Model confidence (mean pLDDT): 85 of 100. This is a predicted structure of a 477-nucleotide part of an RNA (small-subunit ribosomal RNA, 3' major domain) from a metagenome. The RNAcentral record of the full RNA draws on SILVA.
[in-house]
Context: one part of a larger RNA
């Protein structure tokens, strides 16, 4: 100087407390461990691995296993020889591949040849998702959006170092003020950026429709309008600016006015010096090592989907604030041409048919659902719950056996609110309800977004956990 303490002081955080809803019990989905296996490819492992890499494992992907094949190689550069390239069909085979076969002679030319492409050969080389993340770059997680981490000059100390950065207040903040052997400065904080909440202005189609007309069973449908909503450009607005109080005449805090918004208005992006030899050699790049008729390459089939079990994360429930059924209302944000696909018609349905319109504020996906108004069920393993299984189908796709999703009929398991323990959340939040998108031929209870309905509680900081500052002890570095 740090680190540590079941030392002290001050302070903060959904850290506790106060509340609301869960997990832990059930069934299923998914990931992991373990076991099994020819293979169940590899990585991630307290917080910070475990719906993680994977924003899609039937083939492909695919790296694994088995079998069958190739060896200058699937890919790059160079050399030699031959042939344009390319293309039709037959046979064998699981296919890769092998054997045979048909058509074709192009472009440039100094007529030597050349360009592109293909075949054969030779060796230099290619190749490796092989090893090492403890050789590395880059990227990322974490402490932590915590308020810290440092430097120059000066001063003090033999020196390590200290001071500044401590102290008194204050703040979300090393934020600001005052004091001060320190005076300044840098990286962080904040602001500048995006979005959302209010208003003004400009513009007015594909959006809008107040007033004026036309028209319809009905609809901004039509003329028209530029008011309103909205869209997207520009601007205004919030700064403790004003008033009162407290305070040290400071910084600031408390209350109030006005205001759409008030003291950081809400949300996002943004992550200091560093820590964990944290993660990644399987995104990529790369040193070294290893391999070279194989640890490289091709093909078919299988596996990654196994299943006495254990754990994590979720979904659905156990019901009446509910289930079923009929009627009826209101979003936002997205996507669409090898695409979205309307009306109509067929089917109980998945879906089929159909093909209008739309490269989209125009058309389509697209009826949002919960809610609301009726009816029914009456506390029961039920008109709860839907696993499992049998049958029949639909769709995608060369192909749904291993191993897809969905529909209909039948079946109707566990489950009556969950031990010890444990998680999230402070407001348009939790809870609850649906919608969209990426990936994608198909496949979503996952993920990323979007809106609808919409709470309870916070006395307080004694305790638990984590963190910041000062101080103290130490046989630790």
């Nucleotide at each position: 100087u740090g680190a540590c303490g079941g030392g002290g002081g001050c302070c903060c955080g959904c850290a506790c407390a106060a509340g609301c809803g869960g997990u832990g019990g059930a069934g299923c989905a998914u990931g992991u461990g373990g076991u099994u296996u020819a293979a169940u490819u590899c990585g991630a492992u307290g917080c910070a691995a475990c719906g993680c890499g994977a924003a899609a494992a039937a083939c492909c992907u695919u790296a694994c296993c088995u079998a069958c094949c190739c060896u200058u190689g699937a890919c790059a550069u160079c050399c030699u020889u031959c042939g344009a390239a390319c293309u039709u069909g037959u046979c064998a085979g699981a296919g890769a591949u092998g054997a045979c076969u048909u058509g074709g002679u192009g472009c440039c030319u100094u007529c030597g040849g050349g360009a592109a492409c293909g075949a054969a050969g030779u060796g230099a080389c290619a190749g490796g998702u092989g090893c090492u993340g403890c050789a590395u770059g880059g990227c990322u997680g974490u402490c932590g959006u915590c308020a810290g981490c440092u430097c120059g000059u000066g001063u003090c100390g033999u020196g390590a170092g200290a001071u500044g950065u401590u102290g008194g207040g204050u703040u979300a903040a090393g934020u600001c003020c005052c004091g001060u052997a320190a005076c300044g400065a840098g990286c962080g904080c904040a602001a500048c950026c995006c979005u959302u909440a209010u208003c003004c202005u400009u513009a007015g189609u594909u959006a809008c429709c107040a007033g004026c007309a036309c028209g319809u069973a009905a609809u901004g449908g039509u003329g028209g309008g530029g008011a309103c909503u909205c869209u997207a450009g520009g601007g205004a607005g919030a700064c403790u600016g004003c008033c009162g109080g407290u305070g040290a005449c400071a910084a600031a805090c408390c209350g109030g006015a006005g205001g759409a918004a008030g003291g950081c208005g809400g949300g996002g992006a943004c992550g200091a010096c560093g820590u964990c030899a944290a993660g990644u050699c399987a995104u990529c790049a790369u040193g070294g090592c290893c391999u070279u008729u194989a640890u490289g390459g091709g093909u078919a089939g299988g596996g990654c989907u196994a299943c006495a079990c254990a754990c994590g994360u979720g979904c659905u429930a156990c019901a009446a604030u509910g289930g079923a059924u009929c009627g009826u209302a209101c979003a936002g944000a997205g996507g669409g041409c090898a695409g979205c696909g309307a009306a109509g018609c067929g089917g109980u349905g998945a879906c089929g048919u159909g093909g209008a319109g739309c490269a989209a504020a125009u058309c389509c996906c697209u009826u949002a659902a919960a809610a609301c108004g009726g009816u029914u069920c009456g506390u029961a393993g039920u008109c709860c719950g839907g696993a499992u299984u049998g049958g029949a189908g639909u769709c995608u796709g060369c192909a749904a056996c291993u191993c897809g999703a969905c529909u209909c009929c039948a079946u109707g398991a566990a489950g009556u609110c969950g031990g010890a323990a444990u998680c999230g959340c402070u407001a348009g939040u939790a809870a609850u309800c649906g919608c969209a998108g990426a990936u994608c031929a198909g496949c979503a209870u996952g993920c990323u977004g979007c809106g609808g309905u919409g709470a309870a509680u916070a006395c307080g900081u004694u305790c638990u956990c984590g963190g910041g500052c000062c101080u103290u002890g130490u046989a630790c570095a």